[in-house]
RNA sequence: UUUACAUAAAAGCAACCAUGCUGAAAGGCAUGAGGCGCAAAGCUAGAGGGGCUAACACCGUGAGGACAUGCCAGCCAGCUGCUGAA
Numbered sequence: 001u002u003u004a005c006a007u008a009a010a011a012g013c014a015a016c017c018a019u020g021c022u023g024a025a026a027g028g029c030a031u032g033a034g035g036c037g038c039a040a041a042g043c044u045a046g047a048g049g050g051g052c053u054a055a056c057a058c059c060g061u062g063a064g065g066a067c068a069u070g071c072c073a074g075c076c077a078g079c080u081g082c083u084g085a086a
Base pairs, nucleotide, nucleotide: 002086003085005084012038013037017032018031019030020029021028022027036074042079043078044077048076049075050072051071052070058065059064
């Protein structure tokens, strides 16, 4: 310097669940409990793709439809990076 790659050590994160707060919802946050998993489960959602929601405004006589300006980084992706090993 390159590679996410068999094992180890030390550390780290935390799915699901409960309660509360928040939000129209998706979702987010806090606490508890817990450990599904993660070598980037660190960061990026104003300008890669994908997914979720659909309040307002829009369309529809109506049932309803469609829409992101709201979200998801633990879907892929991009950026950065500790330790070990090769």
A computed fold for an 86-nucleotide RNA from Metabacillus lacus, annotated as c-di-GMP-I riboswitch aptamer. The coordinates come from a structure-prediction model, not an experiment, and the mean pLDDT is 81. The sequence is in RNAcentral, with records from Rfam. The organism belongs to Metabacillus, within Bacteria. The model forms 95% of the base pairs in the Rfam consensus.